[in-house]
Context: one part of a larger RNA
Molecule: small-subunit ribosomal RNA, 3' major domain
Organism: uncultured bacterium
RNA sequence: UGACGGGGGCCCGCACAAGCAGCGGAGCAUGUGGUUUAAUUCGAAGCAACGCGAAGAACCUUACCAAGGCUUGACAUCCACUUAAACGCAUGGAAACAUGCGGUCUCUUCGGAGGAAGUGAGACAGGUGGUGCAUGGUUGUCGUCAGCUCGUGUCGUGAGAUGUUGGGUUAAGUCCCGCAACGAGCGCAACCCCUAUUGCCAGUUACCAGCGAGUAAUGUCGGGGACUCUGGUGAGACUGCCGGGGACAACUCGGAGGAAGGUGGGGAUGACGUCAAAUCAGCACGGCCCUUACGUCCGGGGCGACACACGUGUUACAAUGGCAGGUACAGAGGGGAGCUACCCAGCGAUGGGGUGCGAAUCUCGAAAGCCUGUCUCAGUUCGGAUUGGAGUCUGCAACUCGACUCCAUGAAGUUGGAUUCGCUAGUAAUCGCGCAUCAGCCAUGGCGCGGUGAAUACGUUCCCGGGCCU
Numbered sequence: 001u002g003a004c005g006g007g008g009g010c011c012c013g014c015a016c017a018a019g020c021a022g023c024g025g026a027g028c029a030u031g032u033g034g035u036u037u038a039a040u041u042c043g044a045a046g047c048a049a050c051g052c053g054a055a056g057a058a059c060c061u062u063a064c065c066a067a068g069g070c071u072u073g074a075c076a077u078c079c080a081c082u083u084a085a086a087c088g089c090a091u092g093g094a095a096a097c098a099u100g101c102g103g104u105c106u107c108u109u110c111g112g113a114g115g116a117a118g119u120g121a122g123a124c125a126g127g128u129g130g131u132g133c134a135u136g137g138u139u140g141u142c143g144u145c146a147g148c149u150c151g152u153g154u155c156g157u158g159a160g161a162u163g164u165u166g167g168g169u170u171a172a173g174u175c176c177c178g179c180a181a182c183g184a185g186c187g188c189a190a191c192c193c194c195u196a197u198u199g200c201c202a203g204u205u206a207c208c209a210g211c212g213a214g215u216a217a218u219g220u221c222g223g224g225g226a227c228u229c230u231g232g233u234g235a236g237a238c239u240g241c242c243g244g245g246g247a248c249a250a251c252u253c254g255g256a257g258g259a260a261g262g263u264g265g266g267g268a269u270g271a272c273g274u275c276a277a278a279u280c281a282g283c284a285c286g287g288c289c290c291u292u293a294c295g296u297c298c299g300g301g302g303c304g305a306c307a308c309a310c311g312u313g314u315u316a317c318a319a320u321g322g323c324a325g326g327u328a329c330a331g332a333g334g335g336g337a338g339c340u341a342c343c344c345a346g347c348g349a350u351g352g353g354g355u356g357c358g359a360a361u362c363u364c365g366a367a368a369g370c371c372u373g374u375c376u377c378a379g380u381u382c383g384g385a386u387u388g389g390a391g392u393c394u395g396c397a398a399c400u401c402g403a404c405u406c407c408a409u410g411a412a413g414u415u416g417g418a419u420u421c422g423c424u425a426g427u428a429a430u431c432g433c434g435c436a437u438c439a440g441c442c443a444u445g446g447c448g449c450g451g452u453g454a455a456u457a458c459g460u461u462c463c464c465g466g467g468c469c470u
Base pairs, nucleotide, nucleotide: 007470008469009468010467011466012465013464015460016459019423020422022420026315027314028313029312030311031310032309033308034306035305042053043052064301065300068297069296070295073124077123078122079120080119081118082117083116087102088101089100090099091098092097105114106113107112126290127289129288131286135284136283137279138278139277140275142273147186148185149184150183151182152181153162154161155160166177167176168175192267193266194265195264197235198234199233200232201231202230203229207224208223211222212221213220238261241255242254243253244252245251304442317416321375322374323373324372325371326370327369333364334363335362338357339356342353343352344351345350382413387408388407389406390405391404392403393402429452430451431450432449433448434447435446
C1' cells in the first nucleotide's frame, strides 16, 4: 500500500423479508458422471461445466473402432517423360479400387505453345497428434458494480500520501459546498436503435369516412387522400412551471399541465484489472512429436450402450378440469429444388390434380377465450409412458438409429423430505405462433413474436454478493 476479520460506521442489489409460480417425488426428453464396450471421438468442471461447443450424429458430418486399400499421397508448388484425362460399358469386389473395351482438348506462323490428366524421382505435402502453463485473436466472470489512474504542485529520509478524504446529494468519483491542492484521462451520463403522443410530406400491393356502381357475400369496381397503416422529416420532457424542505447550493417531497415526469420503458454499449479462468478441435501461430503412418480413401459399426447418480427441461397427477359441437380476435417472420388457395381420394398422416405468389398483392395461419352439451370425484371420459398391429413421408438407404398417422394397449403418478430456483408490471403465471440449422428429424432445446394477465414489498435485524470510510 493492499487483502482479509464470526471488528465498527454508512449504503446498495429479487440479497433477505412480503408474495406468486416452480425444482427436489412420477413418466419421458436432453446433457453429464460412472460403468460397460472393439469403439462408446474430443473439449467444458463451484458460482462463471452439465438442452454447454452441437443453429440438426441413419450414410455424410466424424475427429472413435474393427476390417479392406494407398504411400509424393485426398490437397499445393517445382522437374522429367507420356497423350489424352474425364466420361460410358463390362468383369471381380461390400465399397474404395483393380483389369479390359469404347471414347474425345484449345490456339497455331505447323516449328510449337497453353490448359488438363497419367507415370516416375525427390524437395515436400498432410496431422481434429501434445502443449491454452509458450502465444495471437476471441470469450466468460466479478459487474453496467462505480470505480481505476495520470501530469504538475505540496507533504514524507523512504515505501508512499494528497488530489479520490470531509458535510450534503445521486442510479452514478452524479452534482454542490468545503479543503494543499490545481487540472486531466479511461469509466458514469449524453450522443445511437426500438417503443409510447403528435404536425407536415408521400399514397401502392395498405386504408374506406363521404359519393356512385355491383354482389349470395367480400374495398369487389369507379373514385377518395379523411381515418388506419406504411416511412421520411420535424415537434415533444428540460426539475422547464408552482408550493414546501434544504446552506440563498446541489438536490428532494408534493402539485399543475401533459400521450409521457423526474434516467418515461426496453436494447446496444462492459473502465483499470482479477481468475497462469476458457479455447492449439473455428481460425492463426512458436517450439515438440508422427512420416508405407499419429497421413489418406472406403463399406460397416460407434458417438444412441445401461445396475446406477446428478443437472436442465417437458407432460401430468385433474372439475378454475377432460371430451364433443358451434363461434371470435394477433404480432413478428418465412416462401422458388419453395409456400400453396381450391377440388377430389383417404378415419388420418398424406396422395392425385390445380391456381396464385420471388410476395403490404398469393400463401403458411392461432391457441387460451366465448356459447351449448356431457362427464360427477373414480386411478376415472384424469394421465399418457410402454407394447402389439397396420400405414404415411423424407431419403441411395429408416435393423442397429427418423418423424408422423390410425386401431388396440393402457404403466407410474392423487401435488412431492431436507433443501433449493425464478420473478417488482404489461413483469410473474398462462396460451398459442414464427424463425435459424435443416432432405428428413429425435426441438420438450435456442432465439424471437404477440393474446390473456396477477399477487406483494412493513422493513434492512439476519443469509449471499458488492461499494465507501475507519